[in-house]
RNA sequence: CUUCGACAAAGGCAAACCGGCCGCGAGGCCGGGGCGCAAAGCCAUGGGUCUCGGGUCUCGAGAUCGCCAGGCAGCCGAA
Numbered sequence: 001c002u003u004c005g006a007c008a009a010a011g012g013c014a015a016a017c018c019g020g021c022c023g024c025g026a027g028g029c030c031g032g033g034g035c036g037c038a039a040a041g042c043c044a045u046g047g048g049u050c051u052c053g054g055g056u057c058u059c060g061a062g063a064u065c066g067c068c069a070g071g072c073a074g075c076c077g078a079a
Stems, first nucleotide, its partner, number of pairs: 004077002012037002017032006035066001041072003045069003048064006
């Protein structure tokens, strides 16, 4: 340095649900809360799913990275 991921250490994130706010909506943000996560860090690039508009389409716009894959890439260092 690359791979890998412990009954290790220091930490980190935060599901469902509840409250408030934004949005036509999927959903997002803040607070509480913890199901879990070795990238549950970032990117909407390819799929998937969802929403809105139209519908003749091989359509358009949006959402989801904690659905899968891919790109970038962080802490530690047992086997």